[in-house]
RNA sequence: AGAGUUUGAUCCUGGCUCAGGAUGAACGCUGGCGGCGUGCUUAACACAUGCAAGUCGAACGAACCUUCGGGUUAGUGGCGGACGGGUGAGUAACGCGUGGGAAUCUGCCCUCAGGAGGGGGAUAACGGCUGGAAACGGCCGCUAAUACCCCAUAUGCCGCGAGGUGAAAUGAAUUUCGCCUGAGGAUGAGCUCGCGUCUGAUUAGCUAGUUGGUGAGGUAAUGGCUCACCAAGGCAUCGAUCAGUAGCUGGUCUGAGAGGAUGAUCAGCCACACUGGGACUGAGACACGGCCCAGACUCCUACGGGAGGCAGCAGUGGGGAAUAUUGGACAAUGGGCGAAAGCCUGAUCCAGCAAUGCCGCGUGAGUGAUGAAGGCCUUAGGGUUGUAAAGCUCUUUUACCCGGGAUGAUAAUGACAGUACCGGGAGAAUAAGCCCCGGCUAACUCCGUGCCAGCAGCCGCGGUAAUACGGAGGGGGCUAGCGUUGUUCGGAAUUACUGGGCGUAAAGCGCACGUAGGCGGCUAUUCAAGUCAGAGGUGAAAGCCCGGGGCUCAACCCCGGAACUGCCUUUGAAACUAGGUAGCUAGAAUUCUGGAGAGGUCAGUGGAAUUCCGAGUGUAGAGGUGAAAUUCGUAGAUAUUCGGAAGAACACCAGUGGCGAAGGCGACUGACUGGACAGAUAUUGACGCUGAGGUGCGAAAGCGUGGGUAGCAAACAGGAUUAGAUACCCUGGUAGUCCACGCCGUAAACGAUGAUAACUAGCUGUCCGGGCACUUGGUGUCUGGGUGGCGCAGCUAACGCAUUAAGUUAUCCGCCUGGGGAGUACGGUCGCAAGAUUAAAACUCAAAGGAAUUGACGGGGGCCUGCACAAGCGGUGGAGCAUGUGGUUUAAUUCGAUGCAACGCGAAGAACCUUACCUACUCUUGACAUCCCUGGAAUCCUCUAGAGAUAGAGGAGUGCCUUCGGGAAUCAGGUGACAGGUGCUGCAUGGCUGUCGUCAGCUCGUGUCGUGAGAUGUUGGGUUAAGUCCCGUAACGAGCGCAACCCCUACCCUUAGUUGCCAACAGUUCGGCUGGGAACUCUAAGGGGACUGCCGGUGAUAAACCGGAGGAAGGUGGGGAUGACGUCAAGUCAUCAUGGCCCUUACGAGUAGGGCUACACACGUGCUACAAUGGACAGUACAAAGGGUGGCCAAACCGCGAGGUGGAGCUAAUCCCAAAAAGCUGUUCGUAGUCCGGAUUGGAGUCUGCAACUCGACUCCAUGAAGCCGGAAUCGCUAGUAAUCGCGAAUCAGAAUGUCGCGGUGAAUACGUUCUCGGGCCUUGUACACACCGCCCGUCAUACCAUGGGAGUGAGUUGUACCAGAAGCGGGUAGGCUAACCUUCGGGGGGCCGCUCACCACGGUAUGGUUCAUGACUGGGGUAAAGUCGUAACAAGGUAACC
Repeated sequence: AGAGUUUGAUCCUGGCUCAGGAUGAACGCUGGCGGCGUGCUUAACACAUGCAAGUCGAACGAACCUUCGGGUUAGUGGCGGACGGGUGAGUAACGCGUGGGAAUCUGCCCUCAGGAGGGGGAUAACGGCUGGAAACGGCCGCUAAUACCCCAUAUGCCGCGAGGUGAAAUGAAUUUCGCCUGAGGAUGAGCUCGCGUCUGAUUAGCUAGUUGGUGAGGUAAUGGCUCACCAAGGCAUCGAUCAGUAGCUGGUCUGAGAGGAUGAUCAGCCACACUGGGACUGAGACACGGCCCAGACUCCUACGGGAGGCAGCAGUGGGGAAUAUUGGACAAUGGGCGAAAGCCUGAUCCAGCAAUGCCGCGUGAGUGAUGAAGGCCUUAGGGUUGUAAAGCUCUUUUACCCGGGAUGAUAAUGACAGUACCGGGAGAAUAAGCCCCGGCUAACUCCGUGCCAGCAGCCGCGGUAAUACGGAGGGGGCUAGCGUUGUUCGGAAUUACUGGGCGUAAAGCGCACGUAGGCGGCUAUUCAAGUCAGAGGUGAAAGCCCGGGGCUCAACCCCGGAACUGCCUUUGAAACUAGGUAGCUAGAAUUCUGGAGAGGUCAGUGGAAUUCCGAGUGUAGAGGUGAAAUUCGUAGAUAUUCGGAAGAACACCAGUGGCGAAGGCGACUGACUGGACAGAUAUUGACGCUGAGGUGCGAAAGCGUGGGUAGCAAACAGGAUUAGAUACCCUGGUAGUCCACGCCGUAAACGAUGAUAACUAGCUGUCCGGGCACUUGGUGUCUGGGUGGCGCAGCUAACGCAUUAAGUUAUCCGCCUGGGGAGUACGGUCGCAAGAUUAAAACUCAAAGGAAUUGACGGGGGCCUGCACAAGCGGUGGAGCAUGUGGUUUAAUUCGAUGCAACGCGAAGAACCUUACCUACUCUUGACAUCCCUGGAAUCCUCUAGAGAUAGAGGAGUGCCUUCGGGAAUCAGGUGACAGGUGCUGCAUGGCUGUCGUCAGCUCGUGUCGUGAGAUGUUGGGUUAAGUCCCGUAACGAGCGCAACCCCUACCCUUAGUUGCCAACAGUUCGGCUGGGAACUCUAAGGGGACUGCCGGUGAUAAACCGGAGGAAGGUGGGGAUGACGUCAAGUCAUCAUGGCCCUUACGAGUAGGGCUACACACGUGCUACAAUGGACAGUACAAAGGGUGGCCAAACCGCGAGGUGGAGCUAAUCCCAAAAAGCUGUUCGUAGUCCGGAUUGGAGUCUGCAACUCGACUCCAUGAAGCCGGAAUCGCUAGUAAUCGCGAAUCAGAAUGUCGCGGUGAAUACGUUCUCGGGCCUUGUACACACCGCCCGUCAUACCAUGGGAGUGAGUUGUACCAGAAGCGGGUAGGCUAACCUUCGGGGGGCCGCUCACCACGGUAUGGUUCAUGACUGGGGUAAAGUCGUAACAAGGUAACC
């Protein structure tokens, strides 16, 4: 310090998540030792038991014991139980923090001054009697004091004074300790003030003792603290009141800091002590282990009545994820009492339990390669675990055993504790786990599993090869711990003070005026509030930090320093800000003159158009649409002419022109009126800017009342369209649109850009003013204000903005903080309503989004192209048959191919074989390969059983090489390694192939541009079949493609001349047959030829195109081979190869028979036809390319024919297949189901073959279906092409209408690119990127979740009014009782009890507010692989979208 995650990729915005630290923690697995800390965060829930506050006999009487010294003790009395210890419920407060203040008190302690004289009456204990279960009492009697009372005295206090008031305690031999009064100190406490101290405005008003005054009361003391009277104040948007939450702080955790979170342990303060109230005593309490009362709860009880309060220490139950011993000691530190000894002390010091945290130590060290065994992996070689182990040598920290033994107490006294520590001993002995290994994030393989089981912090893994699940091996990290979970800070600049933003990502109020507030021009002077500096006080200790020191180190502890960023007091400074004073004119405003303008309001006027009405002309249609219909019209429409009426809107001018704050404003005239601008003069003298609340204006629609209504037009009706059409289109049509008045207050109210001011290059257009110059113009130039375009710097994520800023600054306001839920619910305010405004949460997702990029797509655009359409010719779809497929059937109908790009496809040929399928019968090292052993050569023949495989029996046969051992090849038997599989996965693969497409594209290097993805090049202007070429050009080059190079063909030449050829010559049986020839054809080798080369035109003078010449051929001459980067998880595991999985007496192998040939039907591809351009018959002519020895097969003969007999020739330019057919000539048929057509069927045959039944082809005789040119739709073809005609070949025993080739005859048409389909380039839009077969919306249905409303119901809290009134203080008191003092002896004073009044807790009634829970039913919302209906949005999304 960052990283992961939105996308195909990019930049940005933005959320989510992770890595770090911390913890009073908990849970899982594991666990050796020690030191130092820490340990109910939940139920301030209830508590059994023990202990936690006593002490003093030197205050007192008494009782008891006694060693006679004394001791013990209940009671009276004194001091202390207000400290120490616990908890955090309450409290948003002078409670706390910090710093001040004055009107106070303060036991014990310290200092100083003074005093302590004289009397008195009781009472507990105790004794007697007595009540009660108990707790606890009652009556009578005795007694003491440092208990109580009175008098005296007085430096004190009160009072102007007179005067009043006011104290004491003794004990002792002495010391010491005490008592009283006053003054002061110290300590502690009370009161008060400034500042600081959480959230909510969906809490905006609160307050009657309330605010102040006077007087009185009360208190230690000020004060409405209380009361009487008077006044009407006080608090609050700088947040009162109310609600929620919370003890506060030093500090702690985190962070670079600023901050944020927190307030355990330790320390300071506060509050509380079962809940609520109350006072008493006292120096101090409204009192944790005191009292009284009320309440709830628990316990005892004889039922009459009593007792209690662990939020002290232990401990128990309960709650909870969770938190310890009913321990020891007062030895130390401290506290209480005491003169002291001493006693008490669950404060404290120690020990126990817990890895709960921090720190330290250990679980061994060295050596040890045959790199052991075992495990795991493996390419089978090896690698790894791994010097790791074993083995050998050594050490003993810890633990264990034995011995010594502290400091803590400088005299005594040690719980801890025989502890720390020291010494000795034995022995590697007693001691390692947890998590992780897809990325973030260090660490990889195998097996199992198969979207299952499971993992997961985020992204995401798992559907048969999972580094992500589980196990194993190996590895990485930390280590007596390791992980997980929770919480918190960080990262997060993701609330931004430091340190963010608002055109399009979330975000500028619709606009203005203006209150509070904030900010504010120039000069001089003053003040010193802010500001700055110095000094003083304070900022507790501890902690953090720095420097030292002590425990062996560390944690921990001790000492010193620094710091505590703050507050207060004081002394200065005077620049700036604020305040005061005096001025200024540059901001602002006022005055005068002037022109511009759809600025506003009111009144009036005008013409065009539309509709309606009247009249005329006129006749059958009009209107409307994509096409129609509804509608109007013979009762006269539409059209046309004239006249009239009504309402609304103002063509042209008209312009990124004008005006206005915005909304908005458009005929003309007038009246009234606002603002801006220019020029000029003077005046005021900062009068300014912004603006929370507030106020006003504010399109359209809508609402109310009253008018008006021509046109248009929600709703509505009808007609169309459609699967539907509650729409788009059409015909009608009501609110409304218009006017007046009043509401509403919202819009994509947009420049998606708040207002004001200043500064920062320019160029150019336009509107309204002004100045200057001249050449006086349709001139030039300068200048002010407005409104546009382009553009530099700068800014921006980019797009873009750019003096009209989104640049650089200043001031003020508004607003934002992931998406959805939701601008919704509830509450409030406003409104007649519609609704507006303010405005959440639960829940849910890991994204949502902006800009730009590359593609793809568009019922977007432009250009171009293709038998793509069009123009033509011929077909398919109808018939019969052939063939393939689907389906069905079957024991099986083997398998694959499935839009184009499967379907006469794999299959260039299923009767057996093929064959993979079915049935039956058989084999198990196997039909096939290698190795080993044994035997035999191999091989052939015969017989028996069987469907055969096979089994059995018999016979013939004895090879080759040899070093003589044997070997090779082959057969049979045996054993085990293994064979075998057309079994699965083409979505694990190689190879091969199809397709886009023979389309013109696809890329790279360097450079340049861009933050980047990327762009450029490759775009543009031309041109081409072509990214072909030329030109231009931040590109320059290059590669794969195109073209060319290759083959065939068209012309010529050369060479060669048999089997081919024959012009001339000769012969001839008339056949190139022979001699001969080498010219021609041809054959097959090599060359030539064509290159836009030449001419003209067009074009940029280019590329190129058009035309022409010449030429066999002309612009690629024609054809073939040749298929870029890639796409389709395209096809093929059944050509072959191959990973993995599966079968192994079977999913392998053999045999026979059957099946692949089935048949209601559907589709594809073909053949033959439907006839006269034809059929039949007869005659006759002309090819090319192929094939042939297991072959082609001539002549001749036989058969109607298929064919047979026959055997010549040929290993082929020689012989054969072999007849070419259409054509031509002639005859016949005459438009008909025919002399067309040939299916089907009967019969008879031929050939191949082991065998034609299932299931071959062909021949002959007979039979003679359908079919008369084919619906919607659809295919091929642009020239030697289509069409038509025949020939050949591969496969093959036989079996083509298929396939692949060959030649013969030989057309028509193309205006053209609007449309259909495919493709290319450029451009545009996009919410698509699995890329339109995309994406995606809403209702409904199902399940689950949270939430709103809801008749209500329950609970809490709180306000108001009233009732009630315990205990208690205070007031009153006429009843009762009464020791001290006084007394005139009657009594008085004083006190107590009782009664009563005021106040008041609990409680009660009534009625409100508020919060939570729950509620039949109901509303929407969210979530959920494959539900229903449609198609709204994204492309012009098929009616542009949106508010």
This is a predicted structure of a 1443-nucleotide RNA (small-subunit ribosomal RNA) from an uncultured bacterium. Rfam family: Bacterial small subunit ribosomal RNA. The RNAcentral record of the sequence draws on ENA and SILVA. The prediction has a mean pLDDT of 85.